[in-house]
RNA sequence: GCUCGUCCAAGGCAAACCUGGCGAAAGUCAGGGACGCAAAGUUACCGGUCUAAAGAUAUUUUGCAGUUUGAAAUAUCAACGAUGGCGGAACUGCCGAC
Numbered sequence: 001g002c003u004c005g006u007c008c009a010a011g012g013c014a015a016a017c018c019u020g021g022c023g024a025a026a027g028u029c030a031g032g033g034a035c036g037c038a039a040a041g042u043u044a045c046c047g048g049u050c051u052a053a054a055g056a057u058a059u060u061u062u063g064c065a066g067u068u069u070g071a072a073a074u075a076u077c078a079a080c081g082a083u084g085g086c087g088g089a090a091c092u093g094c095c096g097a098c
Base pairs, nucleotide, nucleotide: 003097004096005095012037013036017032018031019030020029021028022027035085041091042090043089045088046087047086048083049082050081055077056076057075058074059073060072061071062070063069
């Protein structure tokens, strides 16, 4: 240096759940808590997945009105939102074994 994670050391992270904050939601942050993790360290570049706010379309209701237009509800589409503890990729890294 390469490969690997059976063993050793120092340690690290923290699922579910609970409390509080943020968010429309998905989710996230802080504290508690440990199911697990050798990259469960970093990055949304590619794919996947989750959500569906703005926006668009349709339907219905309604006010004013008179072929216009405003408002509300519901449905569908929709990422510029989220996920690195879904996979790929990139960058970085502890200890040990061969």